[in-house]
Molecule: c-di-AMP riboswitch aptamer (ydaO/yuaA leader)
Organism: Deltaproteobacteria bacterium
RNA sequence: CCCAAAUUGUAGCCGAGGUCCGUUUUGCCGAACGGAUGCGGGGGACCCACCGUUGGGGCGCAUUCCUCUUCGAGGAUAGGGCACUUCCAAGCCCGAGCCCGUCAGCUAACCUCGUAGGCAUUUGGGAGGGCAAUG
Numbered sequence: 001c002c003c004a005a006a007u008u009g010u011a012g013c014c015g016a017g018g019u020c021c022g023u024u025u026u027g028c029c030g031a032a033c034g035g036a037u038g039c040g041g042g043g044g045a046c047c048c049a050c051c052g053u054u055g056g057g058g059c060g061c062a063u064u065c066c067u068c069u070u071c072g073a074g075g076a077u078a079g080g081g082c083a084c085u086u087c088c089a090a091g092c093c094c095g096a097g098c099c100c101g102u103c104a105g106c107u108a109a110c111c112u113c114g115u116a117g118g119c120a121u122u123u124g125g126g127a128g129g130g131c132a133a134u135g
Base pairs, nucleotide, nucleotide: 006134007133008132009131010130012119013118014117018037019036020035021034022033023032024031025030038115039114040113041112042111043110048105055103056100057099058098059097064076065075066074067073068072079094080093081092082091084128085127086126087125088124089123090122
C1' cells in the first nucleotide's frame, strides 16, 4: 500500500412513469420548451386462429357472484400490494377508475402514444447480495 474473514451501521413504498444534454427565466432551487436514451402501451402482413353482425375494444391487480331497505350499500371472490432480494409462517390492506367511438385476433417490417399521480415503512425465522466504516 492492497486485501480476506469478521463486526457495526445503512437503503423509502405503489406505479412504465427514470436519466442525461441544450435553450429561456432566475442570485440559487425550481419551472417551461426542445432533443436523446431507458422503460411502458397501442396500431399494423403472410401463416395460423376465431367468429361476429343483438355492437365491439383498450389501459389497469381491480374479475365474477350473492344479498338488501336497490342506482346506492353490504358480503364474498379471481387477482394484487406490504420498504435490499428470495423462501416459509402469521397478520394487515386494495380488489378502483378512465378511455376509444361502430373500428382493431396474433402479427415481421413499419407507424404512433405515455414517461403521471398518490403516499409513508408488519412482524418472526432461514438463505443470499449492495454501499460505508473498522479490519